[in-house]
Context: one part of a larger RNA
RNA sequence: GGUGAAUGCCUUGGCACUAGAAGGCGAUGAAGGACGUAGCACGUUGCGAUAAGCCUCGGGGAGCCGCAAGCAGGCUUUGAUCCGAGGAUUUCCGAAUGGGGAAACCCGGCGCCUUAGCGUCAUCGUAUGCUGAAUAAAUAGGCAUACGAAGCAAACCCGGUGAACUGAAACAUCUAAGUAACCGGAGGAAAGGACAUCAACCGAGACUCCGUUAGUAGUGGCGAGCGAACGCGGACCAGGCCAGUGGCCUAUUUGUAAGAACCGGAAUCGUCUGGAAAGUCGAGCCAUAGCGGGUGAUAGCCCCGUACGGGUAGAAAGCUUUGCGGUCCUCGAGUAGGGCGGGACACGUGAAAUCCUGCCUGAACGUGGGGGGACCACCCUCCAAGCCUAAGUACUCCUGUGCGACCGAUAGUGAACCAGUACCGUGAGGGAAAGGUGAAAAGCACCCCGAUGAGGGGAGUGAAACAGAUCCUGAAACCGAAUGCUU
Numbered sequence: 001g002g003u004g005a006a007u008g009c010c011u012u013g014g015c016a017c018u019a020g021a022a023g024g025c026g027a028u029g030a031a032g033g034a035c036g037u038a039g040c041a042c043g044u045u046g047c048g049a050u051a052a053g054c055c056u057c058g059g060g061g062a063g064c065c066g067c068a069a070g071c072a073g074g075c076u077u078u079g080a081u082c083c084g085a086g087g088a089u090u091u092c093c094g095a096a097u098g099g100g101g102a103a104a105c106c107c108g109g110c111g112c113c114u115u116a117g118c119g120u121c122a123u124c125g126u127a128u129g130c131u132g133a134a135u136a137a138a139u140a141g142g143c144a145u146a147c148g149a150a151g152c153a154a155a156c157c158c159g160g161u162g163a164a165c166u167g168a169a170a171c172a173u174c175u176a177a178g179u180a181a182c183c184g185g186a187g188g189a190a191a192g193g194a195c196a197u198c199a200a201c202c203g204a205g206a207c208u209c210c211g212u213u214a215g216u217a218g219u220g221g222c223g224a225g226c227g228a229a230c231g232c233g234g235a236c237c238a239g240g241c242c243a244g245u246g247g248c249c250u251a252u253u254u255g256u257a258a259g260a261a262c263c264g265g266a267a268u269c270g271u272c273u274g275g276a277a278a279g280u281c282g283a284g285c286c287a288u289a290g291c292g293g294g295u296g297a298u299a300g301c302c303c304c305g306u307a308c309g310g311g312u313a314g315a316a317a318g319c320u321u322u323g324c325g326g327u328c329c330u331c332g333a334g335u336a337g338g339g340c341g342g343g344a345c346a347c348g349u350g351a352a353a354u355c356c357u358g359c360c361u362g363a364a365c366g367u368g369g370g371g372g373g374a375c376c377a378c379c380c381u382c383c384a385a386g387c388c389u390a391a392g393u394a395c396u397c398c399u400g401u402g403c404g405a406c407c408g409a410u411a412g413u414g415a416a417c418c419a420g421u422a423c424c425g426u427g428a429g430g431g432a433a434a435g436g437u438g439a440a441a442a443g444c445a446c447c448c449c450g451a452u453g454a455g456g457g458g459a460g461u462g463a464a465a466c467a468g469a470u471c472c473u474g475a476a477a478c479c480g481a482a483u484g485c486u487u
Base pairs, nucleotide, nucleotide: 001479002478008472009436010435013407014406015404017402020399022396023395024152025151032093033092034091035048036047037046039071040070043067044066054087055086056085057084058083059082063075064074065073098107099106100105108121109120110119111118112117123149124148125147126146127145128144129143130142131141156187157185158184159183160182161181167174171221197204198203208235209234210233211232212231218226219225239388240387241386242332247327248326249325255319256318262310263309264308268283269282270281272279284301285300286290292304293303294302337361338360339359340358341357342356343355344354347373368383369382370381371380372379423430424429443471446458447457448456449455
């Protein structure tokens, strides 16, 4: 020197948290796709036969026809491109819904004068109406109309079904665990909830969540393990109803806050070095703005911004107000309790209260009933077998604010790059690698060797070309050349 890619520096991408907002989309056809769509168009992005787009309103103010160059051709101060809001169009498949089907295809019926074109035709539930068997009345059934449902979606929530590995140093009760998985259902939260509750002779006063009580009392082949409650301290607080003083839907209606794109927004010059000034030196200025980013090195005063101030059409939505009309729920016995068998309670049947119930039974009725951990008495306390209920609590597919003793390309998401891609697998599924020229392409005109190559030598650009395209830096292994010494 070559090769090679470590290292350093960088960051378009990730990760974690955070105040808020939102918490759904869908028969007015979703999510997700197929196929198309540009003058030339493979991919991607956008869009849908009105197809990188059409209309209206608002913003904005000079360029624009995406990434993405080029050629050609256009648009635009009569305000384009672009940004925001609303609307139109929106092929085919997909719940997919006229029938079928091997998704993106095939084949129909009916109506509208017609072949073009348009519309309509699935199922189930509820309601109403019309019809209507065997079979007289009726009912089943049929038909029509209206309304609703379906499917998708990250976690959180409630319910149903419910493992095994594992631990017990083996294993069977036990554990893992009511976990995983599957199924059903709902909401922005869900569930729970206004004492037939606790407590202990003092009293508390719905529910939920957190801390503690406490690894305590217990439970347990008393093994492994499992594991409370009362009380106390907090978060938050709210109570109502049962033929209506309620909930839900809803025509109508009052007021109000917030709110899109976006707009205004202070203040610097010279000198030196340098390719370049933001660096040096000198002299200034602004600051409710010295968060941050960019600009040829490190900029409060160059640019975007920042503090602060302004802006509001339409639509949707929040809170509040009025309230026609409709619809739904309903005074608590086959209950409490008992027996058998199970399950839940920290509690494995135990002395086992309490709760649930598959089967069998079965009260009282406030002169009553339940509970206070077998049971009985006294005493205390509460009123089951009907319903509703905000907040405090859980979560984050998405939106978006701020932030980081988080990563910096073998890290951080699998994915910084056209990645759930290439590729692998019949399939379920598995699943990469891959960032950096330069300030700016100024991306090497022209000449020479060579095959009208590759590659190289000059020339030129540049601060630098040993920055020349897998191009910043450029370690080591490995390969070579030259020289010195030694043999």
This is a predicted structure of a 487-nucleotide part of an RNA (large-subunit ribosomal RNA, domain I) from Globobulimina sp. The RNAcentral record of the full RNA draws on SILVA. The coordinates come from a structure-prediction model, not an experiment, and the mean pLDDT is 81.